[in-house]
Molecule: transfer RNA
Organism: Dysgonamonadaceae bacterium
RNA sequence: GGGGUUGUAGCUCAGUUGGUUAGAGCACUCGACUCAUAAUCAAGCGGUCUUGGGUUCAAGUCCCAACUGCCCCA
Numbered sequence: 001g002g003g004g005u006u007g008u009a010g011c012u013c014a015g016u017u018g019g020u021u022a023g024a025g026c027a028c029u030c031g032a033c034u035c036a037u038a039a040u041c042a043a044g045c046g047g048u049c050u051u052g053g054g055u056u057c058a059a060g061u062c063c064c065a066a067c068u069g070c071c072c073c074a
Base pairs, nucleotide, nucleotide: 001073002072003071004070005069007067010026011025012024013023019057028044029043031041032040050066051065052064053063054062
């Protein structure tokens, strides 16, 4: 230099053919249970979906560019 791939909650990830409120587990906070702790159960908290632009009535999802991590070729 060329090509591929990845980016969604503090962490690991899902999100189908573009359309209902963006979700799960772990973590955290609070409550129940217990003599107490753990485990278990219940509730809560947490996101401008990497950035900028475009298409569309409507974008996490499609298109373009940039950036980050990883892989391959030279």